FMN riboswitch aptamer (RFN element) from Lacrimispora celerecrescens, 109 nucleotides, folded computationally.

RNA sequence: UAUCUUCAGGGCAGGGUUCAAUUCCCUACCGGUGGUAAAGCCCACGAGCCGCAAGGCAUGAUUCGGUGUGAUUCCGAAGCCGACAGUAUAGUCUGGAUAAAAGAAGAUG
Numbered sequence: 001u002a003u004c005u006u007c008a009g010g011g012c013a014g015g016g017u018u019c020a021a022u023u024c025c026c027u028a029c030c031g032g033u034g035g036u037a038a039a040g041c042c043c044a045c046g047a048g049c050c051g052c053a054a055g056g057c058a059u060g061a062u063u064c065g066g067u068g069u070g071a072u073u074c075c076g077a078a079g080c081c082g083a084c085a086g087u088a089u090a091g092u093c094u095g096g097a098u099a100a101a102a103g104a105a106g107a108u109g
Stems, first nucleotide, its partner, number of pairs: 001109007014026003028092002030082002032045004040080002048057003062078005084095003
């Protein structure tokens, strides 16, 4: 470097209101891939959705203190964010999806 194979997203326990809510309210829980001092919220990337198109959504979200050569990544504290369709209003249920993919590992030449 070429071809091929495999893998590649987690999460409402408990209580309240209601005819009806894992959707509302209290509380709880979750965090893809690469980079970089170890990151959901620093930089970059990813499937998908709406629209005739242009274009839009996904693409959202962090501060303070400490240690250190170096950390918005570690430690402490307090916060914040989460497409589309369905359904009593959904990051967590069901569905497109037994899909696709950032990428990771391996085999062969």